[in-house]
RNA sequence: AGAGUUUGAUCCUGGCUCAGGAUGAACGCUAGCGGCAGGCCUAAUACAUGCAAGACGAGCGGUAAUUUGAGUAGCAAUACUUGAACUAGAGCGUCGUAAGGGUGCGUAACACGUAUGCAAUCUGCCCGGAACUGGGGUAUAGCUCGGGGAAACUCGGAUUAACCCCCCAUAAGAUAGUAGAGUGGCAUCACUCAGCUAUUAAAACUCUGGUGGUUCCGGAUGAGCAUGCGGAUGAUUAGCUAGUUGGUGGUGUAACGGACCACCAAGGCAUGAUCAAUAGGGGAACUGAGAGGUUGAUCCCCCACACUGGCACUGAGAUACGGGCCAGACUCCUACGGGAGGCAGCAGUAGGGAAUAUUGGACAAUGGGUGCAAGCCUGAUCCAGCCAUGCCGCGUGCAGGAAGAAGGCUUUCUGAGUUGUAAACUGCUUUUGCCAGGGGAUAAAAAGUCCCUGCGGGGAAAAUUGAAGGUACCUGGUGAAUAAGCCACGGCUAACUACGUGCCAGCAGCCGCGGUAAUACGUAGGUGGCAAGCGUUGUCCGGAUUUAUUGGGUUUAAAGGGUGCGUAGGCGGUCUUCUAAGUCAGUUGUGAAAUACUUCAGCUUAACUGGAGAGGUGCAAUUGAUGCUGGAAGACUUGAGUACUGAUGAGGUAGGCGGAAUGGACGGUGUAGCGGUGAAAUGCUUAGAUAUCGUCCAGAACACCGAUAGCGAAGGCAGCUUACUAAGGAGUAACUGACGCUGAGGCACGAAAGUGUGGGGAUCAAACAGGAUUAGAUACCCUGGUAGUCCACGCCGUAAACGAUGAGUGCUAGGUGUCACGGGCUUUGACCCUCGUGGUGCCGAAGCUAACGCGUUAAGCACUCCGCCUGGGGAGUACGGUCGCAAGACUAAAACUCAAAGAAAUUGACGGGGGCCCGCACAAGCGGUGGAGCAUGUUGUUUAAUUCGACGCAACGCGAAGAACCUUACCUGGGCUAGAAAGUACAGGAAGUCGGUCGAAAGGUCGAUGUGCCCUUCGGGGAACCUGUGGUUAGGUGCUGCAUGGCUGUCGUCAGCUCGUGUCGUGAGAUGUUGGGUUAAGUCCCGCAACGAGCGCAACCCCUGUUGUUAGUUGCCAGCAUUAAGUUGGGCACUCUAACAAGACUGCCGACCUUUAAGUCGGAGGAAGGUGGGGAUGACGUCAAGUCAUCAUGGCCCUUAUGUCCAGGGCUACAAACGUGCUACAAUGGUCGAUACAAAGGGUUGCGAACUCGCGAGAGGGAGCCAAUCUCAAAAAGUCGGCCUCAGUACAGAUAGGAGUCUGCAACUCGACUCCUUGAAGUCGGAAUCGCUAGUAAUCGCUGAUCAGCAUGGCAGCGGUGAAUACGUUCCCGGGCCUUGUACACACCGCCCGUCACACCAUGGGAGUCGAUUGCUCCAGAAGUGCCUGAGCCAACCGCAAGGAGGCAGGGCCCCAAGGAGUGCUCGGUAACUGGGGUGAAGUCGUA
Repeated sequence: AGAGUUUGAUCCUGGCUCAGGAUGAACGCUAGCGGCAGGCCUAAUACAUGCAAGACGAGCGGUAAUUUGAGUAGCAAUACUUGAACUAGAGCGUCGUAAGGGUGCGUAACACGUAUGCAAUCUGCCCGGAACUGGGGUAUAGCUCGGGGAAACUCGGAUUAACCCCCCAUAAGAUAGUAGAGUGGCAUCACUCAGCUAUUAAAACUCUGGUGGUUCCGGAUGAGCAUGCGGAUGAUUAGCUAGUUGGUGGUGUAACGGACCACCAAGGCAUGAUCAAUAGGGGAACUGAGAGGUUGAUCCCCCACACUGGCACUGAGAUACGGGCCAGACUCCUACGGGAGGCAGCAGUAGGGAAUAUUGGACAAUGGGUGCAAGCCUGAUCCAGCCAUGCCGCGUGCAGGAAGAAGGCUUUCUGAGUUGUAAACUGCUUUUGCCAGGGGAUAAAAAGUCCCUGCGGGGAAAAUUGAAGGUACCUGGUGAAUAAGCCACGGCUAACUACGUGCCAGCAGCCGCGGUAAUACGUAGGUGGCAAGCGUUGUCCGGAUUUAUUGGGUUUAAAGGGUGCGUAGGCGGUCUUCUAAGUCAGUUGUGAAAUACUUCAGCUUAACUGGAGAGGUGCAAUUGAUGCUGGAAGACUUGAGUACUGAUGAGGUAGGCGGAAUGGACGGUGUAGCGGUGAAAUGCUUAGAUAUCGUCCAGAACACCGAUAGCGAAGGCAGCUUACUAAGGAGUAACUGACGCUGAGGCACGAAAGUGUGGGGAUCAAACAGGAUUAGAUACCCUGGUAGUCCACGCCGUAAACGAUGAGUGCUAGGUGUCACGGGCUUUGACCCUCGUGGUGCCGAAGCUAACGCGUUAAGCACUCCGCCUGGGGAGUACGGUCGCAAGACUAAAACUCAAAGAAAUUGACGGGGGCCCGCACAAGCGGUGGAGCAUGUUGUUUAAUUCGACGCAACGCGAAGAACCUUACCUGGGCUAGAAAGUACAGGAAGUCGGUCGAAAGGUCGAUGUGCCCUUCGGGGAACCUGUGGUUAGGUGCUGCAUGGCUGUCGUCAGCUCGUGUCGUGAGAUGUUGGGUUAAGUCCCGCAACGAGCGCAACCCCUGUUGUUAGUUGCCAGCAUUAAGUUGGGCACUCUAACAAGACUGCCGACCUUUAAGUCGGAGGAAGGUGGGGAUGACGUCAAGUCAUCAUGGCCCUUAUGUCCAGGGCUACAAACGUGCUACAAUGGUCGAUACAAAGGGUUGCGAACUCGCGAGAGGGAGCCAAUCUCAAAAAGUCGGCCUCAGUACAGAUAGGAGUCUGCAACUCGACUCCUUGAAGUCGGAAUCGCUAGUAAUCGCUGAUCAGCAUGGCAGCGGUGAAUACGUUCCCGGGCCUUGUACACACCGCCCGUCACACCAUGGGAGUCGAUUGCUCCAGAAGUGCCUGAGCCAACCGCAAGGAGGCAGGGCCCCAAGGAGUGCUCGGUAACUGGGGUGAAGUCGUA
């Protein structure tokens, strides 16, 4: 510090997710030790049991229990009397119990934090100072006696003490009152001085040292009150408040105060009151670069609470956790009458929960209470126990050791790699563990005694005290001995292979893995990370600049309010003076400790702990500064406004007028249609339409001008004219003198549609009706037609109300239009030129922007103010509220769900988008297919099997250039199992040949024969071959062409596809390759930020067309001779053959158009003319195209079978359908006879001549030929002549019967051919569809491969005869280039919307119903303070007494908790039914 994820790729916006740190944690697996810390986050739920606050006999009366002495009675047990010791059990009194400890319910508050104030206060114990401590009295508990009660407890009588209580005395510098002087201050006032009057106190104990008590002053500590500032949410809570705000006078308090009361006034809060919901606050903790964000466990400070609610008493202090009273709920006891209780103290229990410990030890230390002290008490505390809950430390060994062991795993498998120096083995060490010993050390000094000191305190000697503790620590012994797991390994993210599984099981933080080769699932091996832990889950911060103060945005991504006016608020021109609030500087106080930081030190180290220091952005006080902001005062004119001048405009409101058009009415003319559409129909019309002419009526809108024009704040505004009215601009510089800008709320305006009332109603026209279209058509089209459209007065308040761009001010290059006004020059006329101001457009510098683009009319550079945004969907929806007559508008969520949604630009693809161009693509022609019969292939069906593959073009006479057996892969049956074939080892035998027998054959079995070749030491060995045996292995046309190689098809012989460098762009990419011409062509030329290059095109290759040279047999024959015949001599001129050359290049001429080029057109010459014709040649790529059955090959599968051998069968089946062909339907023909002319091929297991036989297929025969020699071999159409005469025929030949030939072991299933006979359909073929542009189509025959045989038809070649047509590119199909739109990229066979049906989920409404909080109005009124009363009762004082003072019980009043009644608000749960929403597998209907 970033990364992954939207896309084919890019950039941006934007969300989601991850890596880090932390935790009072929990869960899973695992676990050796120690130190230090931490440990009910949930039910402030209920609690059994024990303990947690007592102390003092040096305050008191006294003395229970215990121990013990003596005495009496008794045998004794024992009982009684009495004394002593130790004693605090009960009681009075004093101090404590208000601390410590717990919890976080409540509380949004002066509760907390911080800083101040109290001139408005109190303070027990403690410290210092001043003074005092005299005299007297009455009770009461206890005890005792008696009564009541189950108990708790209680009543009565008698009696008793005090540091209990009371009275008197004394007393001020205390308190109160009063008048005076001085000083100070902050308003009330405070202090000092010296006066007067009144009131008020005490207690004793003792060890004789002291300790107490009372009054006053001061200090310290603690507490109380008040104030400024600070820190949470919601406006879908906007008004709240009657003690409320203030005053006067009182009451009350320690004290101020509406704190309370009486009276008076009508205020107070809203800078978010009130209400709701949430919450203890802080120091601090976690995180972060910081600013911040989150948290408030442990430790410290403060607050609040103590079963729930209320109340007071005591006291220095409480409205009191382990006190009291009352009410309520709950639990317990009960004799039913009545009582008792409060773990949110420490342990512990139940319950709740994912989850949190022992009913431990000790007061030894620290601290607290009490006491003179010893001491006692102390679940505070110190320790121990449990828990890997966290942090820190240590260990599980170290060194050597290669036969790189065995085993495991992997593998390309005689082997290698890896685990791995790892192990074994050798040597060493002993932390830890175990055993034993040491260690009663130190932490510890107190108190008491003594000494010193003004205080604080210091010193000396002797003695005692340890829970932890069987401690820590040290030493010895023992022996590698006792000690490693967890997670991960597709990317992010370090770490890879095998097997299993097969969209299953499963994984997953995000993206995403899994459908037979999974580095992603499970296991194993290996590896990586961390380590006594490791992972997962939850939560917080970070990354996230993703709420942006630091530090974001708003044309198009989310986001500018529809527009203006204007309140509060915010901001604000120039100069001078004053002030000092903001601001800045210095100083002072504070900012507790702990924490954090720096440094030093102590535990062996660290964690941990201790010491010191620095810092602490804050608050307050104080002293200064005055540049800026603010405040006060004065001035100014440039901002703003006013005035005047002449122009401008569809600016607004109201009235009047006009013509064209439309519709209607009446009349005339006139006759059959009109109207409407893509085409029609509905409709109108002989009752006279449409058309046309005239007159009249109605309502609405204003052609031309008219515009990139003008005006207005926006919405918006258009015939002409009148009245009223508003605005901006220009010019002048007379007046005011900052009067300004923005603007939350608020007010006003605000298209269309809609709405209310009343008019109006010509046109147009939702709804509606009819006609068409259509699969349907509730639409588009047509004919009608009502609201409405128009007017007046109201309402509504929204629009893509858009420049998708808030308002204002200043600054920052220009160029060019246009509107309004003005200045200058000039002619003086409209012009024109030039300058300025204000509007409105276009293009562009810098700059900005993600890009597109914006660019003085900013989206640039700055400032001021306002509105708005924070992923998509749910949703601008629900609920609530406000407004509205309604429709609805404004405000505005959540649950749930997804990992995207989106902006701009790029490359493709696509478009029933555009432009240009090409192709037998269409058109123009010729001939076919589709109908018939047959052949052949396919589907389907059938079958034991009908083997398999190929499926739009680009499968279907295709693999197959040839299935009777074989082929053959299929079926049935019979056999074999190292196998039908190959290599190797061993044994035997040469090999081979012949015969018998069983069998369908394969095969089995028996017999005969034969001994070869090479070497030899003569024993034998070896090679080839055959048989048998054994192990490594064979074999598979079994699966996967979606694991592959190779080969092939197709777009397409289309003209395209790319690269290097440079340049442009943030980038994907672009440029080049686009443009203007041209070409068959990205062919060439020109231009150009491109310059070059590659694969393609073309050319180079082959055949063919012309000529030449060379050569002349098997070819040829002009002339000579010869023959039946180029037969022979001769010749090589010609043809031909086959090698080498030549030839064609827009080279020449003209024209053309452009640009002089490239090129095109025409011509000449030429055998050939513009790539002459044909072939081979197929760019980058596309289709997961085809082929595992040509071959090769990964993986999987079979191994007495999915292998292999054999016989027979099948691949040849046949209701049907399709493709490709052949033959025909006839006279341009058929048939008979005669007759002419090719090319290219094949041939020794062959082609096979002559000749003979057969009607023929063919047979016999065998010359010649390894081929320019011989042969297949006859070419056919054609030509000449005869017959047929338009018929199902002398056309056509299927089918069928008979007889044959040939091949072959074998023609039954199932060959071809011949002869005789038979003579089917068919008379030119529906929709549709195919080929072809010249030696082409059409037509005619010939040859070859395969092959024993089988091709009339298939395939591959060859030649003969030999046309027609192309105006042209609108349309169909395919393709190329440019451009445009796109929400497509699996790329239009794309994407995608809504209803309905089904399942699930959350949610709104809902007759109601249940609950919670709370307001208001009443009733009620416990305990209790206060007040009143007090006829009853009473010790202190006064009084001789009566009585008085004072007090108590009782009663009453005010207030008031619980409770009750009624009525509302708010919130939550639930509900028949119902509304929409979301998500789901390949459902349904349609397609805007």
Molecule: small-subunit ribosomal RNA
Organism: metagenome